[in-house]
RNA sequence: GCCUCGGUAGCUCAGUGGUAGAGCGUUCCCUUGGUAAGGGAAAGGUCGUGUGUUCAAUCCACACCCGAGGCA
Numbered sequence: 001g002c003c004u005c006g007g008u009a010g011c012u013c014a015g016u017g018g019u020a021g022a023g024c025g026u027u028c029c030c031u032u033g034g035u036a037a038g039g040g041a042a043a044g045g046u047c048g049u050g051u052g053u054u055c056a057a058u059c060c061a062c063a064c065c066c067g068a069g070g071c072a
Stems, first nucleotide, its partner, number of pairs: 001071007010024004018055001026042005048064005
């Protein structure tokens, strides 16, 4: 330099054109004489950045940034 894959909640990851979810974690409540376990609720996201396509983009196109792998 070229090619492929990835970047989404604090962490690990889904999702795939129609205003984003799970598990764990955090906070509060219930249950207990008190813990642990269990149950319920809530908070938490400019979906890496920008531009474009579209009525509408996390999703499609292009460029760039970061990470992993491969080729030279």
Predicted 3D model of a 72-nucleotide RNA (transfer RNA) from a Candidatus Woesearchaeota archaeon. The coordinates come from a structure-prediction model, not an experiment, and the mean pLDDT is 81. Its Rfam family is "tRNA". By type it is a transfer RNA. From the family's description: Transfer RNA (tRNA) molecules are approximately 80 nucleotides in length.